Large-subunit ribosomal RNA, half A from Halovivax asiaticus JCM 14624, 1703 nucleotides, folded computationally. Rfam family: Archaeal large subunit ribosomal RNA. The coordinates come from a structure-prediction model, not an experiment, and the mean pLDDT is 83.
[in-house]
Context: one part of a larger RNA
RNA sequence: CCAGCUGGUGGAUCGCUCGGCUCGAGAGCCGAUGACGGACGUGCCAAGCUGCGAUAAGCUCAGGGGACCCGCACGGAGGGGAAGAACCUGAGAUUUCCGAAUAGGAAUCCUCUUUGCAAUUGCUUUGCGCAAUAGGGAACGUCGAGAAUUGAAACAUCUUAGUAUCGACAGGAAGAGAAAGCAAGUCGCGAUGUCGUUAGUAACGGCGAGUGAACCCGACACAGUCCAAACCGAAGCCUUCGGGCAAUGUGGUGUUCGGACUGACUUUCAGCAUCGGACCCGCUACAAGAAAUCUCCUGGAAUGGAGUACGAAACAGGGUGACAGUCCCGUACUGUAGUGUAGUACGUUGUGCGUCAGCUCCAGAGUAUCGGGGGUUGGAUAUCCCUCGUGAAGAUCGCGGGCAUCGACCGCGAAGACUAAACACUCCUCGAGACCGAUAGCGAACAAGUAGCGUGAGCGAACGCUGAAAAGCACCCCACAAAGGGAGGUGCAAUAGGGCGUGAAAUCAGUUGGCGAUAGAGCGACGGGGCACGAAAGGUCCUGACCCAAACGACCGAGACGCGAGUCUCCAGUAGGCCGGUCAGGAAGCCGGUGUUCCGUCGUACGUUUUGAAAAACGAACCAGGGAGUGUGCCUGUUUGACGAGUCUAACCCGAUCAUCGGGGAAGGCGUAGGGAAACCGAUACGGCCGCAGCGCUUUGCGUGAGGGCCACCGUGUUCAAGCGCGGGGAGUCAGACGGGCACGACCCGAAACCGGACGAUCUAGGCGUGGGCAAGGUGAAGCGUGCCGAAAGGCACGUGGAGGCCUGUUAGCGUUGGUGUCCUACAACACCCUCGCGUGACCUAUGUCUAGGGGUGAAAGGCCCAUCGAGUCCGGAAACAGCUGGUUCCAACCGAAACAUGUCGAAGCAUGACCUCUGCUGAGGUAGUUCGUGGGGUAGAGCCACGGAUUGGGUGACCGGCCUCCGAGAGGAGUUCGCCACCCUGUCCAACUCCGAACCUACGAACGCCGUCGACGCAGGGAGUCCGGUAUGCGGGGUAAGCCUGUGUACCGUGAGGGAGACAACCCAGAGCUGGGUUAAGGUCCCCAAGUGUGGACUAAGUGCGAUCGAAGGUGGUCGCAAGCCCUAGACAGCCGGGAGGGGAGCUUAGAAGCAGCUACCCUCUAAGAAAAGCGUAAUAGCUUACCGGCCGAGGUUUGCGGCGCCGAAAAUGAUCGGGGCUCAAGUCCACCACCGAGACCUGGCGGCACCACCCAUAGUGGUGAUCCUGUAGGUUGGCGUACUGUUCGGGCGGAAGCACGGGAGAGAUCUCGUGUGGACCGUGCAGUAACGAAAAUCCUGGUCAUAGUAGCAGCGUUAGUCGGGUUAGAACCCCGACGGCCGAACGAGUAAGGGUUCCUCAGCAAUGCUAAUCAGCUGAGGGUUAGCCGGUCCUAAGUCUCACCGCAACUCGAGUGAGUCGAAAGGGAAACAGAUUAAUAUUUCUGUGCCGGUGUGCAAUCAAAGUCGACGCUUUGGGGUCGCUCAAGCCGGGCUAUCGCCCGGUCGAACUGUCAAAGUUCGUGGAAGCCGUAAUGGCACGAAGCGAACGAACGGCAGGAUAGCGCAAGUUGAGUCAACCUAGAGCCCGUGAAAAGACGAGCACCCCGUCCGUACCGAGAUCCGACACAGGUACUCGUGGCGGCGAAAGCCAAGGCCUGU
Repeated sequence: CCAGCUGGUGGAUCGCUCGGCUCGAGAGCCGAUGACGGACGUGCCAAGCUGCGAUAAGCUCAGGGGACCCGCACGGAGGGGAAGAACCUGAGAUUUCCGAAUAGGAAUCCUCUUUGCAAUUGCUUUGCGCAAUAGGGAACGUCGAGAAUUGAAACAUCUUAGUAUCGACAGGAAGAGAAAGCAAGUCGCGAUGUCGUUAGUAACGGCGAGUGAACCCGACACAGUCCAAACCGAAGCCUUCGGGCAAUGUGGUGUUCGGACUGACUUUCAGCAUCGGACCCGCUACAAGAAAUCUCCUGGAAUGGAGUACGAAACAGGGUGACAGUCCCGUACUGUAGUGUAGUACGUUGUGCGUCAGCUCCAGAGUAUCGGGGGUUGGAUAUCCCUCGUGAAGAUCGCGGGCAUCGACCGCGAAGACUAAACACUCCUCGAGACCGAUAGCGAACAAGUAGCGUGAGCGAACGCUGAAAAGCACCCCACAAAGGGAGGUGCAAUAGGGCGUGAAAUCAGUUGGCGAUAGAGCGACGGGGCACGAAAGGUCCUGACCCAAACGACCGAGACGCGAGUCUCCAGUAGGCCGGUCAGGAAGCCGGUGUUCCGUCGUACGUUUUGAAAAACGAACCAGGGAGUGUGCCUGUUUGACGAGUCUAACCCGAUCAUCGGGGAAGGCGUAGGGAAACCGAUACGGCCGCAGCGCUUUGCGUGAGGGCCACCGUGUUCAAGCGCGGGGAGUCAGACGGGCACGACCCGAAACCGGACGAUCUAGGCGUGGGCAAGGUGAAGCGUGCCGAAAGGCACGUGGAGGCCUGUUAGCGUUGGUGUCCUACAACACCCUCGCGUGACCUAUGUCUAGGGGUGAAAGGCCCAUCGAGUCCGGAAACAGCUGGUUCCAACCGAAACAUGUCGAAGCAUGACCUCUGCUGAGGUAGUUCGUGGGGUAGAGCCACGGAUUGGGUGACCGGCCUCCGAGAGGAGUUCGCCACCCUGUCCAACUCCGAACCUACGAACGCCGUCGACGCAGGGAGUCCGGUAUGCGGGGUAAGCCUGUGUACCGUGAGGGAGACAACCCAGAGCUGGGUUAAGGUCCCCAAGUGUGGACUAAGUGCGAUCGAAGGUGGUCGCAAGCCCUAGACAGCCGGGAGGGGAGCUUAGAAGCAGCUACCCUCUAAGAAAAGCGUAAUAGCUUACCGGCCGAGGUUUGCGGCGCCGAAAAUGAUCGGGGCUCAAGUCCACCACCGAGACCUGGCGGCACCACCCAUAGUGGUGAUCCUGUAGGUUGGCGUACUGUUCGGGCGGAAGCACGGGAGAGAUCUCGUGUGGACCGUGCAGUAACGAAAAUCCUGGUCAUAGUAGCAGCGUUAGUCGGGUUAGAACCCCGACGGCCGAACGAGUAAGGGUUCCUCAGCAAUGCUAAUCAGCUGAGGGUUAGCCGGUCCUAAGUCUCACCGCAACUCGAGUGAGUCGAAAGGGAAACAGAUUAAUAUUUCUGUGCCGGUGUGCAAUCAAAGUCGACGCUUUGGGGUCGCUCAAGCCGGGCUAUCGCCCGGUCGAACUGUCAAAGUUCGUGGAAGCCGUAAUGGCACGAAGCGAACGAACGGCAGGAUAGCGCAAGUUGAGUCAACCUAGAGCCCGUGAAAAGACGAGCACCCCGUCCGUACCGAGAUCCGACACAGGUACUCGUGGCGGCGAAAGCCAAGGCCUGU
């Protein structure tokens, strides 16, 4: 590592079902006499459900019932019952609060008082006196308002659809309804509704998509009536008995067959009204109800097996210890009571029907009709309705009869009303099921609309099973204890031990087997070996010999051939050769098999999307369960069946053993006749020929010949005619199954969106009401004063003063600039730190309240409107639509594509065609190959004196033009050259050039070949898929090019395996049914690696190279070869040796110039040869070479061109490589050759499938044929396996079913079967049938589980922090105590609001919660705790809310407003309490003491008593009074330190209330200022200043009482300063002027009594709130004067107090 076993985890499977789902039948309203629904209570113990209601799991009565009972819920305790309980049925009683909610108000509670019908309506005796309505109800119904997604492949009319949704209302049904109706063939029908049909018809419709009736007919069920008026005129009706209505008419008559009236005739049983009132049947509750607990066996138990009986008007079903007709409950049949049908049928009584004539009267008005405009409808000119206008008639009239008008005819009488049954639905009751069986079935089998989430509307789970019976484990042991375990007991079973039947998989532990640290991985398949196992379910296997024997096929030996490897012939098609057979011997752990491992060969999963996937394209961690082509209607085709010129019924009815079956039912449909736009007309019952199958015969064939074909003829339309189109010699209809189409969600999952109705301003934006807040400092506006200046206006200076969207400011508070810091699975779904901005204002903030979704709000960013905003959220339309992505589940057989064309708002899609498949028909030819013949063609190539175009060089010529030259006086001429043109010669080209011109292609014909009666070709029909293609190659086009784009022919991949090419879709070989044997192909033969270190030659030296992909221009005395020229034994080439001279230093030039600066010339001589010098060199010489010659040497040399193999040219990114090793002694390259290897190809043995043939029981079986069948994606066709259930048949099962685990066997496979164990009650075969029927994938759904991994990590918070000792405990870092040490201290202290809701306190605990532990706790369990006349609510009003009325609206639960009311603030207004003590937990609430307020009453006093005043209000700034506090100073007391002196610390108290004092200010008196008085400042004054006096007049202020109370161990005094609160008095500012009401005062004293109800615990935050958390965030107010320090509420440090758990 793999596998098994033993267990765990987990909860699949199987079995079960008190639950669902669907259908059928029944039944169908409740409510002011207070409903539905809810809240709260209610039990001895009581959390939930159920029941009930203060009479509270119940009370009374009647009936039933008959022994037990006190619900689910089986416990403890205690009760009830023969005096009849429980329980059931019926009738009563009680029935808290909310709720229509109804006296008023309000979040289920309060308040008032005349105890109340609030509101609306009717009547009314005017009294809420009598009544009615209101609200609820699953769907159904009527009326009103009325979308959008969607479809139209876009979209606007249209459609979706009058749907969804909303509003109003009704009932058990609703609505409709007794013709101003249909009809028109007839002598018609005769309210309405519904079903069937008409009919997808008429009709509507961008005449697109689509929409879409009615009459007739068949059925169900049936039912008809009453007014108004004419005429009469009180004859009447109601009543609570009082009366009311009524001449604006009660009543009678009367109602379309018209009536009234007048006249005549006749006598009734329609209708209306009244009274009585069922049977049958159903339902509910009961009664009664047959027959085995017989024998034996197994077993824990019998209902099982064996045997013997019995019942049946009862064998439906359930229960009982396994499967029960006879054990129990029931069931069939029968009976009793009540009730429904139903006040119905039917009956009684009263009234009265009708006929004829007269033609006087009556018969529904802004109506009928018409016009304009809309909506709606199938309604078209001819539906219905609305609106605006117009507007009749009077039965001698009117309306209608799908265009108008007229006439006729027919039908009917509008503008008034009622009406049962038949039909819709299912909250409810009962029943049933080819429905589901716990991831299913309702969301819910369980505490289910529960837990939980959300502000809210709303969203919304999971969880079934011990056993027959609790017999639910006594006692003992381990352990602090619990949990747990052991042992033991019960039980058939405890691996049935409490989330307990079975108990799968993933997965974990232990153990066993195999293997394992020389070694790399699609994990396997196939073959073989080792080890281990081996009870059953399988029985073969090994060795040897012999027989048979296909393809293939030897060795050796002999002979021959070849340079050689080697080959050929003979031996010999011999030996051998798969399989099979026989015999002998052997093997029982023995063979197969299983587990594992090793070796060999091969081998990059699966699904999908793609031209192409192992892909570094997408999906999946793993396992289990769930998870996707279905239903209806119509159309169409195939098939089976029935009947057949016919066929089928639909609704409905009848019967039955009752949803299924049987019988009826022809309304209607389709068919039987077509043609035509229509009017209209209207066809072969076969006349001829051919001929398939079949049949017959005298069989190379002939005859006949259904069906079939060709004619002929006929019908009709067109039509002068001719012709042409369609049709004609009878096959359909219905039903079942299957294929397909259309409409529907339409195979499944998936948007962003659109529309409707609701819910949200607890976040946030803005407004409004009422409140709160802003240390300290600075600056110094106006105004004013003084001084100075000025004639004045005024100015200046200095003060004073205190303005400001002024300044500083980590005051509080608000904000958020930068660090693009930290954090970024965070402390935090926006935090932390530093820095920064504002900080008296357009400021911040609390609370109440308003504005709502195409809307709000917005100093405007598309910002914000509950973590959601370029249109919130929730639910609904809804399964929106999606040409787009993904997924789509068992096996096999036969065939087998397309990625193209055309059209397309088409290009990711469709339709048609092409291509595939299946079926049928027909009936004889077809033609991919080869060859030939006859035609067609203009490419490749070639050509250019054959055209067109381009084009090199040259020549000739003409005209013209230009430059130049010459001649000429000029005109002009001549010459030359260039350009242009023509011609000739020469050289070169062309897809759109051709004088030519193949291969090749093609049409027709013929021959051969091939296919075809085993049915080709053809025709018709059903079903598809496909319309992203790709590569190679030939030929193109574009492009610098491309693994580029775009054509075309072929092949291949796609859809194709195998062998080769290292690996490698399309390159080479080759088309794979399965299994053996052999031979080859491509390609190979040194090793990896099967086969040659093969043969004969040649080349390469570069590792070139080692065969497909790596290399250019250019260069190369690398080497090999070929060809040609030249030289060469008369001696070449190279080398060596020698010569290389003389005239002369040529001349000129030059300073010189000597072969060698330059110019000219370049001669002659000696010679074998030697330059008037090819180089080097010198100033010039000199010198050295060379050319040239000779000698030595002795055979080829040299030049040019071409070819082979090499070389240079040659640079890329982590380490290189030919596949590797390696190879040159090729294993490299070229030529030739000989052997061998090598595939699924080819040959061959055996087997299978398919097709066909023969026999036949005919798709079974047997035999045969297949060289020309068996690769296959999309797809078509066909046959099987399996799952659940139903019917039927036959079986299995407690002597052990299903399921599960492991193992054996069968089949090509889906799958089937057997054994053992587990399990403990059901299960299966065959034949038919019905389906929610098959899983690996959908970032699928639900649940479980693993690896990662004992791994990563162990952080953050600026500045805190603990340590020691002791205690408790089983156990202590963190629980308690003490000490020491620390932290906060404009808080981490104290008091409250909101919010929370028991968290408070005590006891007992520690499974969970607590980021560790825990003895602790805001945790668990139990018990306890909140005490008010004077604190708050209660009262008042604010912004605003609500109710009623009016009004609007189609309507309302809606709405602006008006009126009347109401609510609305626990921070506004407001009657009244303080001190001390006390509890574990409360206190301004209890207690003690001392007060105060209001009210009723009584007594006294007083009275002009309602005017007035208060309540009652901004911002800024200032003066004065003033307490607490603090500071200073002193005394006293206590404490600490200290030897002393002394120092330090603390204390030195004392309320409400009552009385009293009185400042400012005001008023009055007095006074009398001409410049005084005065302030911080402004200011004031003869309209009276100062001064003086008086009155009124403040504090939470002073003093006294309170208090001989209290408190304190004690002392329990005094002064000063500065002064929050509180009081008082000014000033400034405003385009800002700064609430209302209740109430109080006005308005006395005393006494008695009364003062209900609600809140009150605790937290109030670095753990009780909002943020999912014991969360570094957020959250309003008060104490604001503790000290040092300082400007300060800053920093820092320290008190009081708190904390060390920012756990």